A computed fold for a 73-nucleotide RNA from Chaetosphaeridium globosum, annotated as transfer RNA. The coordinates come from a structure-prediction model, not an experiment, and the mean pLDDT is 81. The RNAcentral record of the sequence draws on ENA. Rfam family: tRNA. The organism belongs to Chaetosphaeridium, within Eukaryota.

RNA sequence: GCUUACGUAGCUUAGUAGGUAGAGCAUUCCCUUGGUAAGGGAAAGGUGUCCGGUUCAAAUCCGGUCGUAGGCU
Repeated sequence: GCUUACGUAGCUUAGUAGGUAGAGCAUUCCCUUGGUAAGGGAAAGGUGUCCGGUUCAAAUCCGGUCGUAGGCU
């Protein structure tokens, strides 16, 4: 330099023939206990790397950018 894949909550990630985002762990609160752990219930937390395009509507399609990992030279 060329090329492929990935980038979603603090962490690990689901979500594709476009319809306004979910789970597990962690965190906070409550129940239970003599107290803790375990268990049960609830809550908060994501402008989806960033910029632009298409569309009534984009995490999802298209182009570019940045980053990570792999392949080729």